About this RNA: Transfer RNA from an Actinomycetota bacterium, 73 nucleotides, folded computationally. Rfam family: tRNA. Rfam describes the family as follows. Transfer RNA (tRNA) molecules are approximately 80 nucleotides in length.

RNA sequence: GGACGUGUGGCCCAGUUGGUAGGGCAGCUCCUUCACACGGAGAAGGUCGCAGGUUCGAGUCCUGCCAUGUCCA
Numbered sequence: 001g002g003a004c005g006u007g008u009g010g011c012c013c014a015g016u017u018g019g020u021a022g023g024g025c026a027g028c029u030c031c032u033u034c035a036c037a038c039g040g041a042g043a044a045g046g047u048c049g050c051a052g053g054u055u056c057g058a059g060u061c062c063u064g065c066c067a068u069g070u071c072c073a
Stems, first nucleotide, its partner, number of pairs: 001072007010025004019056001028042004049065005
């Protein structure tokens, strides 16, 4: 330098045909306990890597860039 893949809450992941972004873990509050752990309940936490474009509408489609991984040179 080239080809391909990945990027979504603190962490690990899902997200179908473009139509209100979900799950698990962690953390917080409450219940339970003498207390802790386990268990139960609840709430919070995301401008979907960045910038543009298409569209009534983009995590999803298109372009460029960034980070990272594999392969080639």